Transfer RNA from a Candidatus Pacearchaeota archaeon, 73 nucleotides, folded computationally. The sequence is in RNAcentral, with records from ENA. Its Rfam family is "tRNA". It is annotated as a transfer RNA. Rfam links the family to the GO term triplet codon-amino acid adaptor activity.
RNA sequence: GGUCUUAUCGUCUAAUGGCUUAGGACGCCACCCUUUCACGGUGGAAAUACGGGUUCGAUUCCCGUUAGGACCG
Numbered sequence: 001g002g003u004c005u006u007a008u009c010g011u012c013u014a015a016u017g018g019c020u021u022a023g024g025a026c027g028c029c030a031c032c033c034u035u036u037c038a039c040g041g042u043g044g045a046a047a048u049a050c051g052g053g054u055u056c057g058a059u060u061c062c063c064g065u066u067a068g069g070a071c072c073g
Stems, first nucleotide, its partner, number of pairs: 001072007010026004018056001028044005049065005
């Protein structure tokens, strides 16, 4: 340098182009429980790498950029 591939809450992960206001687990915060802590219970905050395009509608399809990975040279 070329080809292919991946990118979702703090972490791990789900989501046939429309039942999703993007769900779950762990973690975090508040409250309840407890003499206190831990355990347990209830609730809450928290994400689609970035920029365009296609579409009535994009996490999903296409292009580019960035970053990671594999292979080739």